[in-house]
Molecule: SAM riboswitch aptamer (S box leader)
Organism: uncultured Flavisolibacter sp.
RNA sequence: CUUAUCAAGAAAGGCUGAGGGAAAUGGCCCGAUGAAGCCUUGACAACCUGCUUCGGUUUGAAAUAAACUGUCGCAAGGUGCCAACUCCAUCUCGCAGGAUUUUUGCGGGACAGAUAAG
Numbered sequence: 001c002u003u004a005u006c007a008a009g010a011a012a013g014g015c016u017g018a019g020g021g022a023a024a025u026g027g028c029c030c031g032a033u034g035a036a037g038c039c040u041u042g043a044c045a046a047c048c049u050g051c052u053u054c055g056g057u058u059u060g061a062a063a064u065a066a067a068c069u070g071u072c073g074c075a076a077g078g079u080g081c082c083a084a085c086u087c088c089a090u091c092u093c094g095c096a097g098g099a100u101u102u103u104u105g106c107g108g109g110a111c112a113g114a115u116a117a118g
Stems, first nucleotide, its partner, number of pairs: 001118006011041005019030003024090004042082001044080001047078002049075003054070006086112001091109007
C1' cells in the first nucleotide's frame, strides 16, 4: 500500500503498585474489593494453516492424475483476542422530535484505528 472483517465470543493465579479505556478535545466509564506492565495457566474465535464433504475451472490422450478455486464440517500448528459497538462523539448526508444563530434521537458515508492475509 491492497483486500477482508470489526453489534458475537472468552479470566484465573503470581510479581508489582496508580493509573487505564490508541492519539487530541469533550463526555461517559473502569481502577487500592488492585489500573497499566511482566510471567504462568486457561479460555474464545477461526484470518492463515492441516484434514474433509459436495461442486467448478485448467492441464492432460486418459485416469482412481496434477494444479487452482467455491463450499459443509472437524482440528487448532502461525497470529489475534478475553469491560462497555473500535466505550461514545468529532467531518458530512438523510429522517424524526424540540427549538429557531442551536439541540436530542436514529440511520448511512467519510476520516482515523485494530486484526488477519498478501